[in-house]
RNA sequence: UAAAGAGUAGCCCGAAAGCGUUAAGUGUCAAAGAAUGGGAUGUCGUCUUUGAACGAAAACGGAUGUUCGUUGCGGUUUGAGGGUGCGUCCGCUUUU
Numbered sequence: 001u002a003a004a005g006a007g008u009a010g011c012c013c014g015a016a017a018g019c020g021u022u023a024a025g026u027g028u029c030a031a032a033g034a035a036u037g038g039g040a041u042g043u044c045g046u047c048u049u050u051g052a053a054c055g056a057a058a059a060c061g062g063a064u065g066u067u068c069g070u071u072g073c074g075g076u077u078u079g080a081g082g083g084u085g086c087g088u089c090c091g092c093u094u095u096u
Stems, first nucleotide, its partner, number of pairs: 002095004010084004016078003019074003028052007038090005058071005
């Protein structure tokens, strides 16, 4: 000098264990804020808080006076494991 590569936040699948089914959660919209390869910057993306609108699948059995169990349901939570994963500049690793 040149070439190649690794790694973030997250996202997808998912063993298993929970929660709700008396509707929380998920999803939508708005505002504010935060974190985002080792450094700088930054967006798609992510998260948090607040507000708004919308909105659901229960059934059976045993106890018996509000509980238990089973099968379901929820764009449900966590999640072993697997897959995937920085735009620009610099840095890092390997080769030259």
Description: Predicted 3D model of a 96-nucleotide RNA (THF (Tetrahydrofolate) riboswitch aptamer). The model forms 94% of the base pairs in the Rfam consensus. It was read from a public genome assembly, where an Rfam model found it.